[in-house]
This is a predicted structure of a 548-nucleotide part of an RNA (large-subunit ribosomal RNA, domain I) from an uncultured Verrucomicrobiales bacterium.

Context: one part of a larger RNA
RNA sequence: GGCAUAGAGUGGAUGCCUUGGUGCUAGAAGGCGAUGAAAGACGUGAUAAGCUGCGAUAAGCUUCGGUAAGGUGCAAACAACCUUUGACCCGGAGAUUUCUGAAUGGGGUAACCUAAUGUGAAUGAAUCGCAUUGUUCCUUCCUGAAUAAAAUAAGGAAGGAUACGCAAGACCUGCUGAAUUGAAACAUCUUAGUAAGCAGAGGAAAAGAAAGAGAAUUCGAUUCCGUAAGUAGCGGCGAGCGAAAACGGAUCAGCCCAAACCGGCGUCUUUGGCGUCGGGGUUGUAGGACCCCGUUGUGGGACCUUUGAAGAUAGGUGAACACUUUGGAAAGAGUGGACAAAGAGCGUGACAUCCGCGUAACCGAAAUCUGAUGAGGCUCUAGGGAGUUCCUGAGUAGCACGGGACACGUGAAACCCCGUGUGAAUCUGCGCAGACCACUGCGUAAGGCUAAAUACUAACUAGCGACCGAUAGUGAACCAGUACCGUGAGGGAAAGGUGAAAAGUACCCCUGUGAGGGGAGUGAAAUAGAACCUGAAACCCUAUGCCU
Repeated sequence: GGCAUAGAGUGGAUGCCUUGGUGCUAGAAGGCGAUGAAAGACGUGAUAAGCUGCGAUAAGCUUCGGUAAGGUGCAAACAACCUUUGACCCGGAGAUUUCUGAAUGGGGUAACCUAAUGUGAAUGAAUCGCAUUGUUCCUUCCUGAAUAAAAUAAGGAAGGAUACGCAAGACCUGCUGAAUUGAAACAUCUUAGUAAGCAGAGGAAAAGAAAGAGAAUUCGAUUCCGUAAGUAGCGGCGAGCGAAAACGGAUCAGCCCAAACCGGCGUCUUUGGCGUCGGGGUUGUAGGACCCCGUUGUGGGACCUUUGAAGAUAGGUGAACACUUUGGAAAGAGUGGACAAAGAGCGUGACAUCCGCGUAACCGAAAUCUGAUGAGGCUCUAGGGAGUUCCUGAGUAGCACGGGACACGUGAAACCCCGUGUGAAUCUGCGCAGACCACUGCGUAAGGCUAAAUACUAACUAGCGACCGAUAGUGAACCAGUACCGUGAGGGAAAGGUGAAAAGUACCCCUGUGAGGGGAGUGAAAUAGAACCUGAAACCCUAUGCCU
């Protein structure tokens, strides 16, 4: 030095565990904010560095309920206190709520500086306190240019609205709008109207009661799912893109104006015009106005007021087991029983239906919220006939040119929507049925509203998993978006486990009043002693044997 065996150390794999994650289901909810949000700064305790709570009334104040014998958070100990005259704890409502922050009197390097006006502190000043003072929009009023008047721009005052910001990197609508990529290169094309940016809204949004669909003897608002169908088509006919009707389902709901005509009021240039308000009226088998006849009590409502079933936010009742035995400990084993609308689960010194918490079932609210139902109000609810006088959405439809969007790339390219120009008709009207024409059909534009079926999930409640189990699962099981890195945008960790119970080793000894250890003691166990469950390997060492 090597090998082997044994025993220590180091180390933290493995096993077991779970406070934390992760995915989903159902319910409920879908917002908060100038009555100052979200997010923070600074304070606040007898003692107090951090976290949590709270706000100069500061781990809290008041009140109404619930519950209960203990309590003063994490968090021990000491002190001092509170508490059946109900503390602590749980829930409802209220009060307080510094400073920053949309931040809003002005400024500013957030949590700071500084003002005006009014007012208060017996008062003159200093000083201090309180209130008001942002922008935008609406209404009214005042002042008022360029420009003679008027008007307008602009400036100001009062009153009112409560719009601004945040979030859930979600869902929705609109505006703007790429490139990587694919085409095995690349330009039309594709990626894609995607990502990103901006604006806006709601619990959903959008769409929506046919100037539709499209060929049926037709259907009858919209939305969503299935299917039609990878079909018909589009396409450097390349890559690729890609319908619709019909059919089967989910859900179903329809309405209101403008106009003609009549009337009130106001005004003017008064046979009338204009403005405004009320009645009337709302459609394609055309309808309505005007004229005639007829209709008044039935049904409905998505509107307002009221009622308050039930539910939410604390809770409550809640069955049935003993002995023997092993053990540190019984829930194990043995023996004999019981309950079960409860044999879900968790805990308890090992595995418990009957020990504890619970579970099934049932019960419960002073207060706040949601709001089934009923009542009242309001509102809608009528048609028929004759005439053919009037009305039925105009810089609109159409057309030309230039674009977009339609599955459809300009194509034979309709329909739909924009820009520029031009520019109708008025029911014997007008649009459409994929160039266009005819015939035949379908619809009634140029105003508006509309629940449900659909999309999503930050937070809340209940639950589930052939999901993870500490190099996994969230980045984060632990004081983590922390420590740390970066000027900054931003990047971003490591780190769980004594024991049933601290019973956390009194006392003695070695020692540097150290570290560490030896006795003693606790404990079932201390090779469970806090560097603490188990404790693999690498690595280091000791002892013994063999070889060199």